Context: one part of a larger RNA
RNA sequence: UGACGGGGACCCGCACAAGCGGUGGAGCAUGUUCUUUAAUUCGAAGCAACGCGAAGAACCUUACCCACACUUGACAUCCUUCUUGGGACUUUCAGAGAUGAUUGUCUUCGGUUCGGCCGGGGAAGUGACAGGUGCUGCAUGGCUGUCGUCAGCUCGUGUCGUGAGAUGUUAGGUUAAGUCCUGCAACGAGCGCAACCCUUAUCGUAUGUUACCAUCAUUUAGUUGGGGACUCAUGCGAGACUGCCGGUGAUAAGCCGGAGGAAGGCGGGGACGACGUCAAGUCAUCAUGGCCCUUACGUGUGGGGCUAGAAACGUGCUACAAUGGGUAUGACAGUGGGCAGCCACUCCGCAAGGAGGCGCUAAUCUCCAAACAUACUCUCAGUUCGGAUUGUACUCUGCAACUCGAGUGCAUGAAGUUGGAAUCGCUAGUAAUCGUGAAUCAGCAUGUCACGGUGAAUACGUUCCCGGGUCUUGUACA
Numbered sequence: 001u002g003a004c005g006g007g008g009a010c011c012c013g014c015a016c017a018a019g020c021g022g023u024g025g026a027g028c029a030u031g032u033u034c035u036u037u038a039a040u041u042c043g044a045a046g047c048a049a050c051g052c053g054a055a056g057a058a059c060c061u062u063a064c065c066c067a068c069a070c071u072u073g074a075c076a077u078c079c080u081u082c083u084u085g086g087g088a089c090u091u092u093c094a095g096a097g098a099u100g101a102u103u104g105u106c107u108u109c110g111g112u113u114c115g116g117c118c119g120g121g122g123a124a125g126u127g128a129c130a131g132g133u134g135c136u137g138c139a140u141g142g143c144u145g146u147c148g149u150c151a152g153c154u155c156g157u158g159u160c161g162u163g164a165g166a167u168g169u170u171a172g173g174u175u176a177a178g179u180c181c182u183g184c185a186a187c188g189a190g191c192g193c194a195a196c197c198c199u200u201a202u203c204g205u206a207u208g209u210u211a212c213c214a215u216c217a218u219u220u221a222g223u224u225g226g227g228g229a230c231u232c233a234u235g236c237g238a239g240a241c242u243g244c245c246g247g248u249g250a251u252a253a254g255c256c257g258g259a260g261g262a263a264g265g266c267g268g269g270g271a272c273g274a275c276g277u278c279a280a281g282u283c284a285u286c287a288u289g290g291c292c293c294u295u296a297c298g299u300g301u302g303g304g305g306c307u308a309g310a311a312a313c314g315u316g317c318u319a320c321a322a323u324g325g326g327u328a329u330g331a332c333a334g335u336g337g338g339c340a341g342c343c344a345c346u347c348c349g350c351a352a353g354g355a356g357g358c359g360c361u362a363a364u365c366u367c368c369a370a371a372c373a374u375a376c377u378c379u380c381a382g383u384u385c386g387g388a389u390u391g392u393a394c395u396c397u398g399c400a401a402c403u404c405g406a407g408u409g410c411a412u413g414a415a416g417u418u419g420g421a422a423u424c425g426c427u428a429g430u431a432a433u434c435g436u437g438a439a440u441c442a443g444c445a446u447g448u449c450a451c452g453g454u455g456a457a458u459a460c461g462u463u464c465c466c467g468g469g470u471c472u473u474g475u476a477c478a
Base pairs, nucleotide, nucleotide: 001478002477003475004474005473007472008471009470010469011468012467013466015462016461019426020425021424022423023422026318027317028316029315030314031313032312033311034309035308042053043052064304065303066302067301068300069299070298073129077128078127079125080124081123082122083121084120086107087106088105089104092101093100094099109119110118111117131293132292134291135290136289140287141286142282143281144280145278147276152191153190154189155188156187157186158167159166160165171182172181173180197270198269199268200267202238203237204236205235206234207233208232212227213226216225217224241264244258245257246256247255248254320419324378325377326376327375328374329373330372336367337366338365341360342359345356346355347354348353385416390411391410392409393408394407395406396405432454433453434452435451436450437449438448
């Protein structure tokens, strides 16, 4: 100087407390361990691995296993020889296919010093090489997690100390903040904080089409004429700064209350992550040193596996019901997406869906709500709760749904009556609850990332648990 303390002082955080809803019990989905297996590819491991890489394993993906094939190779550059412009489609046979053999059709050369000279394709050979999701993240770059959006981490000059170092950065206040003020052997500065960026909340202004419709006509319908008010969209501006008033404070920084205001003291949300820590994670995104394989640890194909299942754990979904289930009728969103696409509307089907078919490369057309409201019914039951499981008949995607897809109808109708010890999230348009969209994607979502609808309770307080910050103290620790 640090680190540590079941030392001290001060402060903060959904850390506790006060509340609301869960997990832990059930069934299922999904990830992991373990076991099994020819293979169940690999990685991730307390917080910070476990709905994680994977924004989508039937084939492909695919790295694993079995079988069958290839060896200058699926891919790149170069050398030698031979041959031929080149391209598109296609028959038959063997085979699981890769592959091997084989048939036909159409079309078909540019430059030229006229030399098979240059350019393009194919075959053979030769080696230089290719190739490796093989090993090492403890050889690395890059990227990322974490403490932590915590308020810290440092430097120059000066001063003090023999020196390691100290001071500044401590102290008194204050703040979300090393934020600011005052003081002080310090005076300044840098990386962080804040602000500058995006979005949202209010207003003005400009422009009105595909958006809007108050006034005038018109219509089934903002449909058409028309309008430029309103909504909305897109630009450009204004607006919030403790600016004003009172109190308090040290006449400071600030704090408390008030006015005005759409918004008030950081208005809400996002992006943004200091010096560093964990030899944290990743050689399987990529790049890369070293090591290893080179008729195989490389490459191609078919099939299988990653989907197994005694058991254990994590994360979720659905429930156990009446604040509910069912039937009928009736409303109201916002993100986004759409041409190998979104699909109005009509018809067929109980339905998944099918057949026609309008519009739309989209503020124009389309995907497009549910909880909710109203009426009726069920009357506390393993039920008209719950939907697992199984049987059967179908639908769709796709060469192909057996291993192993999703959906629909009928039948079946399991566990489950609110969950032990323990444990998680959340402070406001939040929790809870309700649906919607998108990426990936032929098909497949209870996951992920977004979007809006309905919309709470509680916070006395900081003694305690956990994590963190500052000062101080002890130390046989570095």
Molecule: small-subunit ribosomal RNA, 3' major domain
Organism: uncultured bacterium